[in-house]
RNA sequence: GAGUUUGAUCCUGGCUCAGGAUGAACGCUAGCGGCAGGCUUAACACAUGCAAGUCGAGCGCGAAAGCACUUCGGUGUGAGUAGAGCGGCGGACGGGUGAGUAACGCGUAAGAAUCUACCUAGUAGUGGGGGACAACUCGAGGAAACUCGAGCUAAUACCGCAUACGCCCUACGGGGGAAAGCGGGGGACCUUCGGGCCUCGCGCUAUUAGAUGAGCUUGCGUUGGAUUAGCUUGUUGGUGAGGUAAUGGCUCACCAAGGCUACGAUCCAUAGCUGGUCUGAGAGGAUGAUCAGCCACACCGGGACUGAGACACGGCCCGGACUCCUACGGGAGGCAGCAGUGGGGAAUAUUGCGCAAUGGGCGAAAGCCUGACGCAGCCAUGCCGCGUGUGUGAAGAAGGCCUUAGGGUUGUAAAGCACUUUCAAUUGGGAGGAAAAGUUAACGACUAAUACUCGUUAGCCUUGACGUUACCUUUAGAAGAAGCACCGGCUAACUCCGUGCCAGCAGCCGCGGUAAUACGGAAGAUCCAAGCGUUAUCCGGAAUCAUUGGGUUUAAAGGGUCCGUAGGUGGAUAAUUAAGGCAGAGGUGAAAUCUUGCAGCUCAACUGUAAAAUUGCCUUUGAAACUGGUUAUCUUGAGUUAUUAUGAAGUAGUUAGAAUAUGUAGUGUAGCGGUGAAAUGCAUAGAUAUUACAUAGAAUACCAAUUGCGAAGGCAGAUUUACUAAUAAUCAACUGACACUGAUGGACGAAAGCGUGGGUAGCGAACAGGAUUAGAUACCCUGGUAGUCCACGCCGUAAACGAUGGUUACUAGCUGUUUGGACUUCGGUCUGAGUGGCUAAGCGAAAGUGAUAAGUAACCCACCUGGGGAGUACGUUCGCAAGAAUGAAACUCAAAGGAAUUGACGGGGGCCCGCACAAGCGGUGGAGCAUGUGGUUUAAUUCGAUGAUACGCGAGGAACCUUACCAGGGCUUAAAUGUAAGUUGCAUUAGUUAGAGAUAGCUAUUUCUUCGGACCACUUACAAGGUGCUGCAUGGUUGUCGUCAGCUCGUGCCGUGAGGUGUCAGGUUAAGUCCUAUAACGAGCGCAACCCCUGUUGUUAGUUGCCAGCGAGUCAUGUCGGGAACUCUAGCAAGACUGCCAGUGCAAACUGUGAGGAAGGUGGGGAUGACGUCAAAUCAUCACGGCCCUUACGUCCUGGGCUACACACGUGCUACAAUGGUAGGUACAGAGAGCAGCCACUGCGCGAGCAGGAGCGAAUCUACAAAACCUAUCACAGUUCGGAUCGGAGUCUGCAACUCGACUCCGUGAAGCUGGAAUCGCUAGUAAUCGGAUAUCAGCCAUGAUCCGGUGAAUACGUUCCCGGGCCUUGUACACACCGCCCGUCAAGCCAUGGAAGUUGGAAGUGCCUGAAGUCCGUCACCGCAAGGAGCGGCCUAGGGUAAAGUCGAUAACUAGGGCUAAGUCGUAACAAGGUAACC
Repeated sequence: GAGUUUGAUCCUGGCUCAGGAUGAACGCUAGCGGCAGGCUUAACACAUGCAAGUCGAGCGCGAAAGCACUUCGGUGUGAGUAGAGCGGCGGACGGGUGAGUAACGCGUAAGAAUCUACCUAGUAGUGGGGGACAACUCGAGGAAACUCGAGCUAAUACCGCAUACGCCCUACGGGGGAAAGCGGGGGACCUUCGGGCCUCGCGCUAUUAGAUGAGCUUGCGUUGGAUUAGCUUGUUGGUGAGGUAAUGGCUCACCAAGGCUACGAUCCAUAGCUGGUCUGAGAGGAUGAUCAGCCACACCGGGACUGAGACACGGCCCGGACUCCUACGGGAGGCAGCAGUGGGGAAUAUUGCGCAAUGGGCGAAAGCCUGACGCAGCCAUGCCGCGUGUGUGAAGAAGGCCUUAGGGUUGUAAAGCACUUUCAAUUGGGAGGAAAAGUUAACGACUAAUACUCGUUAGCCUUGACGUUACCUUUAGAAGAAGCACCGGCUAACUCCGUGCCAGCAGCCGCGGUAAUACGGAAGAUCCAAGCGUUAUCCGGAAUCAUUGGGUUUAAAGGGUCCGUAGGUGGAUAAUUAAGGCAGAGGUGAAAUCUUGCAGCUCAACUGUAAAAUUGCCUUUGAAACUGGUUAUCUUGAGUUAUUAUGAAGUAGUUAGAAUAUGUAGUGUAGCGGUGAAAUGCAUAGAUAUUACAUAGAAUACCAAUUGCGAAGGCAGAUUUACUAAUAAUCAACUGACACUGAUGGACGAAAGCGUGGGUAGCGAACAGGAUUAGAUACCCUGGUAGUCCACGCCGUAAACGAUGGUUACUAGCUGUUUGGACUUCGGUCUGAGUGGCUAAGCGAAAGUGAUAAGUAACCCACCUGGGGAGUACGUUCGCAAGAAUGAAACUCAAAGGAAUUGACGGGGGCCCGCACAAGCGGUGGAGCAUGUGGUUUAAUUCGAUGAUACGCGAGGAACCUUACCAGGGCUUAAAUGUAAGUUGCAUUAGUUAGAGAUAGCUAUUUCUUCGGACCACUUACAAGGUGCUGCAUGGUUGUCGUCAGCUCGUGCCGUGAGGUGUCAGGUUAAGUCCUAUAACGAGCGCAACCCCUGUUGUUAGUUGCCAGCGAGUCAUGUCGGGAACUCUAGCAAGACUGCCAGUGCAAACUGUGAGGAAGGUGGGGAUGACGUCAAAUCAUCACGGCCCUUACGUCCUGGGCUACACACGUGCUACAAUGGUAGGUACAGAGAGCAGCCACUGCGCGAGCAGGAGCGAAUCUACAAAACCUAUCACAGUUCGGAUCGGAGUCUGCAACUCGACUCCGUGAAGCUGGAAUCGCUAGUAAUCGGAUAUCAGCCAUGAUCCGGUGAAUACGUUCCCGGGCCUUGUACACACCGCCCGUCAAGCCAUGGAAGUUGGAAGUGCCUGAAGUCCGUCACCGCAAGGAGCGGCCUAGGGUAAAGUCGAUAACUAGGGCUAAGUCGUAACAAGGUAACC
């Protein structure tokens, strides 16, 4: 920096990612080289080999093989060699490991009371004696390891003596103590012939000093835990002694009673420390492999010996465990050296070569030894470097993939052409790492010396593990050399196929349920590259522990309040000091590392060299502003006194009235009480009510208030009494920093609760009863115990809240109020201390806060670090108990949360509208039938529509067809069409046979022509077909909210932002309609208007319509001539706009039996449906993506089904009758339709209809309108109502009315007498009622749908309520939006945890018993001349045994709660007033 909480926003806050790193591991892959690195686990066990020896110039001994000679006896040589022994030096270095250790262990800086082999420098010596012990010889024991006895012997082994400059001790008189020789050379002299002697070299002794190394002491620094708070008896100190190289309780005796600890003792856990390494801007954090310094350890534990040095990795003794050998009596061993083995583990190499180099040990040296070291081997473990070719090459090849079928991409990539040869392979050559040592010569030093020895120079002779080295070169040829991960976002890189919440992916968010850029494959792209990814761990990002650099009103977080200890911090002036801090200088801060310059390997990694750095510590010098210390002074902080006030401040008393209850008495009568409604309860044994008196306890109306007081909790009748405290103001006086905060600690601390004793009127947990309810262990009601009250004692917690710690200072204002002071012209003004409201700047995520800060600063304290688990468990402290305080982890989630925004919702509020209610009229729900649906049935009862918004819906017309369904029978390019090619003229048409038909067979027949062919049929090829799936892939269309008044935009403004404003407010409207106001100003889609019909008039036109006037004619009729007035038809135009008047109002507008007008405030209807909602409906109207079927899910045919029928629902029709039925008579429409049609008229039939037959493709022809009206009859009944059902007979349509048509006639004459709960429509030409027409259609199940006209009402007070909607506001834990969210028990599975009778193990300590080796002490009768030793005893102790207690684990029947887990059970606690406000 990014992702992730939300519908969106800002914040808080966690989780996750991108970076770097590693002694790594795993997966896939792999050409070369250089430089590094390589058991992080079992400090587990180890076979085998090697890793420490050397010196003959310290000493005494001393072979053999071989060779030569031989008299075969042996001799010489090998050879004083090998070998062992005595002795010296070295085995304390080098190498390994990190178990232990929280410590002077380490780091750093100091210090004094010490030692130091070899080395260097100096001084002085190195004389003369003695006795042993190994080896060896002999003997003995033992399986072995090895051991014992006797005897011989040397030394640089051991011991006396002598000497002592210096050395040590001392009482200052003195006393004490050494030594070793060996080698080279040699002129004189001597000789026992070994040599002496001289000289040189190496040794030895004593001592001084240095260097090196080591020991000791101290300051500072060095992990976590307080759920470890007290620890300690050699403990702390002193005196004396012992001991040590040396100080010291290091040890001992005596004395004292100290010492450590909240600045964390003791205990527990963990851990080697450092230079450094990784990361980071840094500060920090993490780490301590390789390299280097220190420490510790060497199978585990203890111990000493030797030695300069060890309490000793490849030494010794003892105990223990383990392994091995054994003759069972005893012995042996220690890879945490180098290789290697087993084991453990995710995991870590060769039983290699060499001492050539460097270094070490011994030696005079040659040299020997050296698994230190130098090299090689294995491993991509890491870092660095190189290569896998270069140029050209478009027909943009083939192939692959995609495709809109054109093309795109792979891709200059390949091929082809022209080149090059690093590395690898091959041939040949070939540095450097080598300096020395030895030897010869010359010169110099030493010396008596041309010996010797040493040094320098020159020559000679050799010394390489690596190594077939590096490097150079020859030859051949592009020849031998590229993978891994990833491609949804973060994060660079996209398409196709497969799969279908499956398989799988996943770091976080999350993908996958049929169109997956997220799974698997492919093609392509991207990133790194001999590597690439994954996993693990660390730092970073994380300011997410915040010193740099965070917070605490509401997100996690202020202690309930005060007092006060330690601590921290602290007013003014002056002087002094120099602890802190500041400056200079010196020392140190190992090397390596890091950084920089230069240099060497062809570069780099790597290495060399120089510088810088090492931010630290110590010493010293200086200055004195600041902090601190000391001294002196001051008054402003703080306090005391005085005066004046204030108050529900506290404690203990006194006292008052109202109310309630109870008791007594009176009056009085039937109810009272209680609730939403009731009941339980009380009451005729007299209640309730009312009057009087009495008693009791508790609480104090009015005053009373954002009032007052108190530290908080809290405090209220009284101008009451006593005692006590506080605060404020004022002017003076006094003290003189006495202050602030405050861990641990102390005191106070509501309510509830506990203990003891009282008290108890009212209220009232528990409990009882009555209700409510599905239930009701509740809400409501009637009772009622603890308690509430008092005294004393506990408890110690609250949403103990201002959710805001205390103190001090500073920073604009306005306005209340309480209580003081000063002034006043009495109006007020000024000034303190409190207590409120609003607001500026500032702050804040915002809400808000704002001198009473959440602003600006200082000081001190407390607290926080994701949610859950959990304020839980365990432990501890307190408590009588209840419980309180302190206070985790495992596990689990990717969120949890704050504030604000927009919606939606509320059994929240306000305003408004609607046939929403109300007021009315008529229905539905009951009956029969029609029709649709569900269900059931069926071979099939095709499919769809399903709350409102499905159900007389798609369907505006299922007998066949339709038809999609079922049964059976057929067909396979086929039913239709087109293109191309070919064939044919028996193709076509008609008839006939079989069949249910489709179909199949048979017979007959032949069109036009411009002669090219047309036309038809057949065959082949290509295009098909699907009412199969997905309406949740879609287009289009449609329903609904809703003809509701809303939905938005531009610019501006406000807000960090989502968003807001505009669109709100006041009015008004049918309306976001308009007006006014206004940080808004405008605009768009909607509203309205524009369109159609209708209502009035004018004008134009006048047939098929009309007929006033004129004429003709008829029984009669615009029938005819004619007319153009009227009606009508259908074009154009006018008209209505709150325009005018009155009132109200700012206006908009409203009101008016106002005027005028056919019509008046939208005149009435229709069409018209904003942004959007319901994944609403439709893949079966149509279209269309994808999927599926292809001798079938296609298609043809016959028959059946869609019409079934215990039932349920919706929508209708007809009725139940007299406002009616029946019969007769008489009137008046509009709109629409008609040629395979409508059909006048005539005849026949009771009728449906039939047979004739005019007119009309229609303002011309066709159709009785019915209710209505007039007359008659019926008299309240299952009827002269009602017509279902059934029987019979017919008509019509049609190929065909059985399933399954309509209609007619005759007969039959069911239910039904106005319909429960509930529910629907309608506000005027409406409801109601009456008929007519049309589409579809052969016919029709039409009572349906859509239109048309006739007759023609009632009612609306009003908006409380039901339903729906709009606006504003409010709450919200909802946003899939209340059909939301969400809690707890129970049931199931999984996981971790607590308790638990017990069982079992570890580590540490304590008491007692025992006690090896060993130092030290003591000591006899043994050994020794002695010194001394053996032996014995003592102290201490490792280890062992035992006892009790504690602690930490593991496990356990049973048990407790917790967490997690698509669709379990019961309820509905919370979120809205969540339906009883919620919460502590």